[in-house]
Parts: sequence; structure tokens; C1' cells
RNA sequence: GCCCGCUUAGCUCAGUUGGUAGAGCACGUCAUUCGUAAUGAUGGGGCCGGUGGUUCGAAUCCGCCAGCGGGCA
Repeated sequence: GCCCGCUUAGCUCAGUUGGUAGAGCACGUCAUUCGUAAUGAUGGGGCCGGUGGUUCGAAUCCGCCAGCGGGCA
């Protein structure tokens, strides 16, 4: 320098015929216990790396930028 992949909740990830975002763990509250842990119930939390475009509508399509990983030279 060229090519490919990834970037979604605190963490690990799902969401892949575009239609107002989910799981597990973690966290709060309650129950259970003499108490802790474990277990059960319930709740909060992200607008989807940034920017521009396409569209009635984009996490999901396209361009550019950034970060991370890999391949070739």
C1' cells in the first nucleotide's frame, strides 16, 4: 500500500426477506434464611462507533472517516 471481517445494555453476544431492539451474566428491589450464599419473583439500563446518502421508514442497504482483528505485498 491492497483485500477481508468486526464495531448493538457494565461484560459476552443475538437480531442477516429494512417497519419504533433482545438473551445470558452483572446490577437494584422483594421473598425465602438466625445470617450469608444459593434459589425464585420483579425492575432499571443501550437508539445500535461517527458522519453523509437511499427510503414513507435503516442496527439492518450505499459512500466516507475512526478503532480492533486477520490475510497479501

Predicted 3D model of a 73-nucleotide RNA (transfer RNA) from Acetobacter sp. It was read from a public genome assembly. It matches the Rfam family "tRNA". About the family: Transfer RNA (tRNA) molecules are approximately 80 nucleotides in length. The prediction has a mean pLDDT of 81.